This is a predicted structure of a 93-nucleotide RNA (SAM riboswitch aptamer (S box leader)) from a soil metagenome. The sequence is in RNAcentral, with records from MGnify.
C1' cells in the first nucleotide's frame, strides 16, 4: 500500500490498584474497583476436515460498556436526520 468488514456476540472468576474509552470536542466508564495481566468466554478473517460455495473444528490472529460511544469532511434538509468521505481498528495478501 492493495483488499473485506466493523449496528450481531461474548464473566456475580483470579491478582492488581487509578485510571480508561485512538486523537480533539462532547458524552461516558471507574474504589460497587477501571486500565492491565492470567482464566473462561465469543466469533469465524486466515487454517483444518470435506467432492465441496455448505456443515463441523478451532491451530495462528482478532474481540469480549456504550454502533468505531457520538460528531469531525462534503451534500440533502427547516429541524430531527439521512448519504457520503477522511480518521481508526482488524484480518489476508
Nucleotide at each position: 500500500c492493495u483488499u473485506a468488514u466493523c449496528u450481531a456476540g461474548a464473566g456475580u472468576g483470579a491478582c492488581c490498584g487509578a485510571g480508561g474509552g485512538a486523537c480533539u470536542g462532547g458524552c461516558c466508564c471507574u474504589a460497587c474497583g477501571a486500565c492491565g495481566u492470567c482464566c473462561a468466554g465469543c466469533a469465524a478473517c486466515c487454517u483444518g476436515u470435506u467432492u465441496a460455495u455448505a456443515u463441523c473444528a478451532a491451530g495462528g490472529u482478532g474481540c469480549c460498556a456504550a454502533a468505531u460511544c457520538c460528531a469531525g469532511u462534503a451534500g440533502c434538509a427547516a429541524u430531527a436526520g439521512c448519504u457520503u468521505a477522511a480518521a481508526g481498528a482488524u484480518g489476508a495478501g